This is a predicted complex of two RNAs, RNase P RNA and transfer RNA, with 456 nucleotides together.
Rfam match: Bacterial RNase P class A. Its family is annotated with ribonuclease P activity, dimeric ribonuclease P complex and tRNA processing in the Gene Ontology. Rfam classes the family as a ribozyme.
RNA sequence: AGAGUAGAUCAAGCGAUCGCAGGAUAAACCCCCAAAAAGGGUUGUCUUGAGGAAAGUCCGAACACCAUAGGGCAGGACGCUCCAUAACGUGGAGUCGCGGUAACGUGAAGGAAAGUGCAACAGAGAGCAGACCGCCAGCCAUGGCUGGUAAGGGUGAAACGGUGCGGUAAGAGCGCACCAGUUUUUCAGGUGACUGAAAAAGCUUGGUAAACCCCGUCCGGUGCAAGACCAAAUAGGGAGGCGUUUGAGGGCUGCCCGCCUGAAGCCUUCGGGUAGGUCGCAUGAGGUGUGCGGCAACGUACAUCCAAGAUGAAUGAUCGCUGCUCUGAAUGGGGUAACCUUAUCAGAGAACAGAAUUCGGCUUACGAGCUACUUUCACC
RNA sequence: AGGCGCGUAACUCAGUUGGUAGAGUGCUACCUCGACAAGGUAGAAGUCACCGGUUCGAGUCCGGUCGUGCCUACCA
Numbered sequence: 001a002g003a004g005u006a007g008a009u010c011a012a013g014c015g016a017u018c019g020c021a022g023g024a025u026a027a028a029c030c031c032c033c034a035a036a037a038a039g040g041g042u043u044g045u046c047u048u049g050a051g052g053a054a055a056g057u058c059c060g061a062a063c064a065c066c067a068u069a070g071g072g073c074a075g076g077a078c079g080c081u082c083c084a085u086a087a088c089g090u091g092g093a094g095u096c097g098c099g100g101u102a103a104c105g106u107g108a109a110g111g112a113a114a115g116u117g118c119a120a121c122a123g124a125g126a127g128c129a130g131a132c133c134g135c136c137a138g139c140c141a142u143g144g145c146u147g148g149u150a151a152g153g154g155u156g157a158a159a160c161g162g163u164g165c166g167g168u169a170a171g172a173g174c175g176c177a178c179c180a181g182u183u184u185u186u187c188a189g190g191u192g193a194c195u196g197a198a199a200a201a202g203c204u205u206g207g208u209a210a211a212c213c214c215c216g217u218c219c220g221g222u223g224c225a226a227g228a229c230c231a232a233a234u235a236g237g238g239a240g241g242c243g244u245u246u247g248a249g250g251g252c253u254g255c256c257c258g259c260c261u262g263a264a265g266c267c268u269u270c271g272g273g274u275a276g277g278u279c280g281c282a283u284g285a286g287g288u289g290u291g292c293g294g295c296a297a298c299g300u301a302c303a304u305c306c307a308a309g310a311u312g313a314a315u316g317a318u319c320g321c322u323g324c325u326c327u328g329a330a331u332g333g334g335g336u337a338a339c340c341u342u343a344u345c346a347g348a349g350a351a352c353a354g355a356a357u358u359c360g361g362c363u364u365a366c367g368a369g370c371u372a373c374u375u376u377c378a379c380c
Numbered sequence: 381a382g383g384c385g386c387g388u389a390a391c392u393c394a395g396u397u398g399g400u401a402g403a404g405u406g407c408u409a410c411c412u413c414g415a416c417a418a419g420g421u422a423g424a425a426g427u428c429a430c431c432g433g434u435u436c437g438a439g440u441c442c443g444g445u446c447g448u449g450c451c452u453a454c455c456a
Stems, first nucleotide, its partner, number of pairs: 001376007009368002012322007020049006027043005051352001055363002058361005063223004070257005075219005080094005095109001096107004110214002115212002117208002132153002134149007161179006180204001182201008227279004237270006249261003272455003286305008324349006332341003381452007390405004398436001407423005429445005
């Protein structure tokens, strides 16, 4: 100097003028009212006012409603170990596998010996299969028949352990040595997943579960357009069905059982009216700082703070200065050089993108500099 | 703000991990007809929205991104 890996931070700042929405507050006035209060409006002062993703709507919850809620079947999710959390399909730390020279990244990571299925085409043969070419023996003669074989070749993504020696008619774990794998046993380390070592046996008991399935753990539904209240208006109208304690309809994924509720009711359909206002609405599994425990995620103690709440939808516009990044010029310094740094001047640029009940994560989009690490090249 | 679907030839649509892609309309050429239309025959036309993963193999199975469509409040 180049290439790469990981982590957290910021997302421009200050001032002036004018303009918006919320809150607090003093005085005066207005609306309402019999009068007052509450409430609403106008003016003044003070104060607050978008994000790390506010996005996607992929997960989990809080909260609300379904009056209360049980059992079974189906369905869905997760799946190595330990820990964290309100919980999660999330996070932290590890083990094993895969990728990378490495820093690191990533895994949908239980079971194929419970069972069923699939592997097209090619190939002799794709699960306990198999003889096309080849090798060997015999017989007949230039090629064929019979028998043996699965070491060599071929096909394929994958062919029923690998290398070497012996043996054989030719071969084959047929036998032996070493290695890999499987099963069993023992020792050492670790909470554990697992790691390392030794011995024995049979010589070898494919792949695929983001195929069906088996095993283990967990799981009500709908969602702030949830829900509660007030006001207003129309036609509390027409038709049909079921039912009135012999139980319609409704009730917690879907179904079944059980249980509860239920009356001049429930359901379907035609038609009609309002598209108004208030609450929910931001004090929270909250933020910040410090100490302690822990490798860390995180927990805990003390202190301190309250930081948007709109509803055709506020947080904006203009000007000036400064800061950041890039390019060029130029001065000084360092250096063998490449180059680095700097007072100053000029020009240009600034990404992704806007709350709408709230919170914990995941995923995606994206600008700037900083910190640590890996590797390549050159010079001393 | 939230919930549920879809994307395949120029157009409209089928397609259960196994033929590594089908039909109709349209287009091209030929036949037929006095000529056009209709009819008949043949042919061309596809990175299955995009990216990644599982698998020997993906339009199909599993994730992510983009585009597009539908639904949502009361009285009675």